[in-house]
RNA sequence: AGUCAGCUGGAUAAUCGCUGGUCUGUUCAUCAGACUGGAGGAAAGUCCGGGCUCCACAGGACAGAGUGCCAGAUAACGUCUGGGAGGCGCGAGCCUACGGCCAGUGCAACAGAGAGUAGACCGCCAGGCCUUCACUUUAUAGUGAAUGCCUGGUAAGGGUGAAAGGGUGCGGUAAGAGCGCACCGCGCUUCUGGUAACAGAAGUGGCACGGUAAACCCCACUCGGAGCAAGACCAAAUAGGAAAACUAUGGCGUGGUCCGCGCUGUUUUCGGGUUGGUCGCUUGAGGCUGAGAGGCGACUCUCAGUCCAGAUGAAUGAUUAUCCUCGACAGAACCCGGCUUACAGGCUGACUUAC
RNA sequence: GGGCCGUUAGCUCAAUUGGCAGAGCAAGGGACUCUUAAUCCCUAGGUUGGAGGUUCGAUUCCUCCACGGCUCACCA
Numbered sequence: 001a002g003u004c005a006g007c008u009g010g011a012u013a014a015u016c017g018c019u020g021g022u023c024u025g026u027u028c029a030u031c032a033g034a035c036u037g038g039a040g041g042a043a044a045g046u047c048c049g050g051g052c053u054c055c056a057c058a059g060g061a062c063a064g065a066g067u068g069c070c071a072g073a074u075a076a077c078g079u080c081u082g083g084g085a086g087g088c089g090c091g092a093g094c095c096u097a098c099g100g101c102c103a104g105u106g107c108a109a110c111a112g113a114g115a116g117u118a119g120a121c122c123g124c125c126a127g128g129c130c131u132u133c134a135c136u137u138u139a140u141a142g143u144g145a146a147u148g149c150c151u152g153g154u155a156a157g158g159g160u161g162a163a164a165g166g167g168u169g170c171g172g173u174a175a176g177a178g179c180g181c182a183c184c185g186c187g188c189u190u191c192u193g194g195u196a197a198c199a200g201a202a203g204u205g206g207c208a209c210g211g212u213a214a215a216c217c218c219c220a221c222u223c224g225g226a227g228c229a230a231g232a233c234c235a236a237a238u239a240g241g242a243a244a245a246c247u248a249u250g251g252c253g254u255g256g257u258c259c260g261c262g263c264u265g266u267u268u269u270c271g272g273g274u275u276g277g278u279c280g281c282u283u284g285a286g287g288c289u290g291a292g293a294g295g296c297g298a299c300u301c302u303c304a305g306u307c308c309a310g311a312u313g314a315a316u317g318a319u320u321a322u323c324c325u326c327g328a329c330a331g332a333a334c335c336c337g338g339c340u341u342a343c344a345g346g347c348u349g350a351c352u353u354a355c
Numbered sequence: 356g357g358g359c360c361g362u363u364a365g366c367u368c369a370a371u372u373g374g375c376a377g378a379g380c381a382a383g384g385g386a387c388u389c390u391u392a393a394u395c396c397c398u399a400g401g402u403u404g405g406a407g408g409u410u411c412g413a414u415u416c417c418u419c420c421a422c423g424g425c426u427c428a429c430c431a
Stems, first nucleotide, its partner, number of pairs: 001352008010323007018038008040329001044340002047338005052227004059259004064223005069083005084098001085096004099218002104216002106212002121158002123154007131146006166184006185207001186205008231279004241270006250264004286308001287306008324327001356430002358425005365380004374411001382398005404420005
């Protein structure tokens, strides 16, 4: 000067408050006292995955969505770990939506001759014709050169473009060209190593097979829908009300659709009622601390200790004193595992490079 | 709390197989008129909310953010 991994996120004391739990006392509406618990690494965004709850213990078909090198971890994942390939960096290390355009279809504006089983604008080369000039010849004529036109060859060079149908070199040729050869690259086959992705070697083909799938699509795998305002119970109130319309090949159950399954008359209008409480709620694939075992690792297993917020107008605050480096982003609402984003400052460990 | 939409000129909105970002109103200038309005002509004005990616090329496709709305007529 950097790279990677991890930790921390003002401290102490006093007083007064808020809130969950337990105990005691008093009343059984409650109140008082004591003890004790009380935001985060992201509680956030709601981007994924799962638990839980209801609809069928989520069943069949189609449609749709997602993921995409290989192997593993996990309850599961688009997350994580290890490996492969490609790329960046002197290096420690870091990054990658990384299946398939030889199944099919589509797209490529402008420019350009040509944009996909391509093309001939300039150039290069061959042949023919006209004109002019030069040379040779007594002359006819011949030879050569230049300009122009026509026909053909060419894909080396120029030019257009984001992209022009392998690259370099030698041979070859009228000029050229994988036309031939060597090396590189690519495809195919076989063998070896590896669980695999893949790597290496040998042989062979002779440039065929260009780009785009975060274009349709194909292949493989996964996915039913909704969400705690899910949902369950209690209490209160009530009307099992009136009218009209439609109709069981119907209607409802939020399924994307059909089948299937369950329930059942449905819809509209009129006129009314309740809009309180309890549970779900925090003991859970838990977390934390310590010890041990397996594994490269993610992670798993065993033992011991510890219950570590649970509100429902919604608590976690205020004041004072002292100290310091003067304190960032930010506030739980069903719960977990991830990802992403925000974040002042400080600390620790390992490693790299230069002097 | 959960769920779902939107963002393009000053305002209201367009833009399709991804290929020059446009319309109306408003603004400025000119014409007409004695003057103003109306009318006609011309002109300017854009980080397509921001950043990154895919692609030759992004308003459009993908990812992450920011802001706003659905206020009980999105859900008890």
This is a predicted complex of two RNAs, RNase P RNA and transfer RNA, with 431 nucleotides together. Its mean pLDDT, the model's own confidence on a scale to 100, is 78. Rfam match: Bacterial RNase P class A. Rfam classes the family as a ribozyme.